A computed fold for a 72-nucleotide RNA from Cryptomonas curvata, annotated as transfer RNA. The source organism's lineage runs through Eukaryota, Cryptophyceae, Cryptomonadales, Cryptomonadaceae and Cryptomonas. It matches the Rfam family "tRNA".
RNA sequence: GAGUAGUUAUCUCAAUGGUAGAGUAUUUCUCUUACAAAGAAAAAGUUAUUGGUUCAAGUCCAUUACUACUUA
Numbered sequence: 001g002a003g004u005a006g007u008u009a010u011c012u013c014a015a016u017g018g019u020a021g022a023g024u025a026u027u028u029c030u031c032u033u034a035c036a037a038a039g040a041a042a043a044a045g046u047u048a049u050u051g052g053u054u055c056a057a058g059u060c061c062a063u064u065a066c067u068a069c070u071u072a
Stems, first nucleotide, its partner, number of pairs: 001071007011023003018055001026042005048064001050062003
């Protein structure tokens, strides 16, 4: 330099173009002499950037950035 894949909550990952979720972690409460475990609840998202298509985009298209892999 060329090609492929990926980027979503703290982390690990989902999500047929039609209200963005789960586990884990964090906080609060119950239980306990206390801790742990268990149960209940809450908060946490510019879906990497910038544009485009569409009535509607995490999803489709392009672009930029970053990461990994392959190759000269």

Its mean pLDDT, the model's own confidence on a scale to 100, is 81.